[in-house]
RNA sequence: GGGCGUGUAGCUCAAGGGCAGAGCAUCGGCCUUUUAAGCCGUUGGUUAAGAGUUCGAGCCUCUUCACGCUCA
Repeated sequence: GGGCGUGUAGCUCAAGGGCAGAGCAUCGGCCUUUUAAGCCGUUGGUUAAGAGUUCGAGCCUCUUCACGCUCA
């Protein structure tokens, strides 16, 4: 340098063009003599960046960036 893949909450990951979610974690409460475990609830998002298509984009298209694999 060429090709392919990935990028979404603190972490691991969903979301099939139509309200951005789950688990864990954080925080609060219940329980317990206390802790842990368990139960209930809460908080947390510029969906890597920019542009395009569309009534509508996390999703489709293009470019860039980061990381990984691969070819040379």

The prediction has a mean pLDDT of 82. Predicted 3D model of a 72-nucleotide RNA (transfer RNA) from a Chloroflexota bacterium. The source organism's lineage runs through Bacteria, Bacillati and Chloroflexota. It matches the Rfam family "tRNA". About the family: Transfer RNA (tRNA) molecules are approximately 80 nucleotides in length. Rfam classes the family as a transfer RNA.